[in-house]
RNA sequence: GGAGUCGGCGAGACAAUCGCUGUAGCGCUUGCGCUGCGGAGGAAAGUCCGGGCUCCAUCGGACAGGGCGCCAGGUAACGCCUGGAGGGCGUGAGCCCAUGGAAAGUGCCACAGAAAACAAACCGCCGGGCUUUGCCCGGUAAGGGUGAAAAGGUGCGGUAAGAGCGCACCGCGCGACUGGUAACAGCUCGCGGCACGGUAAACCCCGCCUGGAGCAAGACCAAAUAGGGAAGUAUGCAGGCUCGUCCUGCACCGCCGGUCCCGAGCGGACUUCCGGGUAGGUCGCUAGAGGCAGUCGGUGACGGCUGUCCCAGAUGAAUGGUUGUCGCUCACAGAACCCGGCUUAUUGCCGGCUCCGACU
RNA sequence: GCCGGAUUAGCUCAGUCGGUAGAGCACAUCAUUCGUAAUGAUGGGGUCAGGUGUUCGAAUCACCUAUCCGGCACCA
Numbered sequence: 001g002g003a004g005u006c007g008g009c010g011a012g013a014c015a016a017u018c019g020c021u022g023u024a025g026c027g028c029u030u031g032c033g034c035u036g037c038g039g040a041g042g043a044a045a046g047u048c049c050g051g052g053c054u055c056c057a058u059c060g061g062a063c064a065g066g067g068c069g070c071c072a073g074g075u076a077a078c079g080c081c082u083g084g085a086g087g088g089c090g091u092g093a094g095c096c097c098a099u100g101g102a103a104a105g106u107g108c109c110a111c112a113g114a115a116a117a118c119a120a121a122c123c124g125c126c127g128g129g130c131u132u133u134g135c136c137c138g139g140u141a142a143g144g145g146u147g148a149a150a151a152g153g154u155g156c157g158g159u160a161a162g163a164g165c166g167c168a169c170c171g172c173g174c175g176a177c178u179g180g181u182a183a184c185a186g187c188u189c190g191c192g193g194c195a196c197g198g199u200a201a202a203c204c205c206c207g208c209c210u211g212g213a214g215c216a217a218g219a220c221c222a223a224a225u226a227g228g229g230a231a232g233u234a235u236g237c238a239g240g241c242u243c244g245u246c247c248u249g250c251a252c253c254g255c256c257g258g259u260c261c262c263g264a265g266c267g268g269a270c271u272u273c274c275g276g277g278u279a280g281g282u283c284g285c286u287a288g289a290g291g292c293a294g295u296c297g298g299u300g301a302c303g304g305c306u307g308u309c310c311c312a313g314a315u316g317a318a319u320g321g322u323u324g325u326c327g328c329u330c331a332c333a334g335a336a337c338c339c340g341g342c343u344u345a346u347u348g349c350c351g352g353c354u355c356c357g358a359c360u
Numbered sequence: 361g362c363c364g365g366a367u368u369a370g371c372u373c374a375g376u377c378g379g380u381a382g383a384g385c386a387c388a389u390c391a392u393u394c395g396u397a398a399u400g401a402u403g404g405g406g407u408c409a410g411g412u413g414u415u416c417g418a419a420u421c422a423c424c425u426a427u428c429c430g431g432c433a434c435c436a
Stems, first nucleotide, its partner, number of pairs: 001356010012326007020039009041332001045343002048341005053214004058264004062259002065210005070084005085099001086097004100205002105203002107199003122144002124140007152170006171194001172192005177186003218283004228274006235251006241244001252268004276435003290309008327330001361432007370385004379416001387403005409425005
């Protein structure tokens, strides 16, 4: 100097002035004015996960459906984060992994190829036979060829040729031992000639989690109308008396927005469509798993304690315009119930580390 | 704001346990006709919206992104 990788910080600054909006106080002509204070983000986004909160007229179970999936920890919770294990990529710093089970079962593996998983034999190799240069029978799986994938690899022995057929080493599986909380690891020991191709983001099995909807949830006030019509499921029976819009029992129907399911409990109605009316206000609505600083524990995610601060709540929906100075033309982008994550979009600066080249 | 669905040829749509993507209309050429239409024959045309992953292999399975479409309030 170049290339790369990981982490952190910021998101034009200050002043003047004119507006917009929330709130507190004051004033009055009751909806305006004055003064003080506050007024978008790191992603406010996608709505992909997880919670809080609210409702669904009740709870429990079974089944179905959905999600997750190495180990340990963090957390309100998670599919997130941290640390570790195993595998893969990179010269390296470092990065990536939906990473349980294929010896529970089923399915699939197109084309090519002899054969795609109970193995099999096209060419070849070897032995034998014959009507002897080609055919038949048998053995073999070393070699060739096909394919994404061909039933352990290398060497020696062995053989008619061969073959875990035998042996050594490597690999694989099972068991023990040692280390580790565990996943797992081991230049450790023993056993087994090998029995076990891939695919579970195919069905499935195992373990764990899971009721649904979403602030247009929901609560209250006010106004207005035809408190209307149609279709469907269903309310019936028996008994009692004090005879009622009564009580009891049985059946039927409805009740956590999957179920012709079960039990308990509650109720006697419920669902869909057409038509009609209103388009006003208040609450929910922002003090919270909150921010900042310090300190302690922990490798870390994070947690404990102390102090301090209050930091948008709009509803046609506010946060902007102009001027001056400076950096130098200013990226992606705008809250709508609130948090924790992930993902995507995007600008500038700083630092650590790695590799390459040159010079000393 | 919240919740669903779709994207395949120029247009309208098929294609679902993963195996080289089709139909109708349209387009081009030829035949038929004096000529056109209709009819018949032949042919061209696709990054399956884009990207990443799983798999030997993806329109199809999973995730991310983009675009388009639809639904929702209260009263009785």
This is a predicted complex of two RNAs, RNase P RNA and transfer RNA, with 436 nucleotides together. Rfam match: Bacterial RNase P class A. By type it is a ribozyme. Its family is annotated with ribonuclease P activity, dimeric ribonuclease P complex and tRNA processing in the Gene Ontology. The coordinates come from a structure-prediction model, not an experiment, and the mean pLDDT is 80.